[in-house]
RNA sequence: AAUGGUUGCAUGCCGAAUAGCUGCACGCGCAGCUUACGGGGGAACCAGUUAGCGUCGGGGCCUUCCCGACCGCCGGGUGAAUCGCCGCAAGGCGACGGGUCAUCUUCUCCCUUGGACCCGAACCCAGAGCUAACCUCGGAGGCAACUUCUCAAGGGGGU
Numbered sequence: 001a002a003u004g005g006u007u008g009c010a011u012g013c014c015g016a017a018u019a020g021c022u023g024c025a026c027g028c029g030c031a032g033c034u035u036a037c038g039g040g041g042g043a044a045c046c047a048g049u050u051a052g053c054g055u056c057g058g059g060g061c062c063u064u065c066c067c068g069a070c071c072g073c074c075g076g077g078u079g080a081a082u083c084g085c086c087g088c089a090a091g092g093c094g095a096c097g098g099g100u101c102a103u104c105u106u107c108u109c110c111c112u113u114g115g116a117c118c119c120g121a122a123c124c125c126a127g128a129g130c131u132a133a134c135c136u137c138g139g140a141g142g143c144a145a146c147u148u149c150u151c152a153a154g155g156g157g158g159u
Base pairs, nucleotide, nucleotide: 011144012143013142014141019034020033021032022031023030024029037138038137039136040135041134046129052073053072054070055069056068057067058066059065074127075125076124077123078122082095083094084093085092086091096120097119098118099117100116101115107158108157109156110155111154112153113152114151
């Protein structure tokens, strides 16, 4: 380098959210343990500096303070999910951020160009910068199409 064999995978997308084992059940489920992959807290150094305020309840009272609750204001976390303008509002427009387009001979990964179509939510915390050791949590859910399908093209890798 080639060839052969074996094994694995086998429609795709958002998302960290995959892949196993055990027990119970006997129907498509429940519980537990692990796991790919993710998140938070937490020194020094560096950075920063009014960092909490308020209300209610209880305790305490020389000064002054302690504990609990609420999440009202500011603040903090996951996330792309923020900002500005117009509008009574619904909503619209823009900036910026995020995703998809299965194509270009075939499988797969990455990048780029033109064009098209979408999203910019939700949930949580309770005063917290970074952060080694250390501690701790998640490991869901949702969606699209069915080859008479598919926007088009360029480049670099790989099993």

Description: The prediction has a mean pLDDT of 76. A computed fold for a 159-nucleotide RNA from a Bacillota bacterium, annotated as c-di-AMP riboswitch aptamer (ydaO/yuaA leader). Taxonomically the source falls in Bacillota (Bacteria, Bacillati). Its Rfam family is "c-di-AMP riboswitch aptamer (ydaO/yuaA leader)". From the family's description: This family represents a conserved RNA structure found upstream of the ydaO and yuaA genes in Bacillus subtilis and related genes in other bacteria. The sequence was found by an Rfam model in a public genome assembly.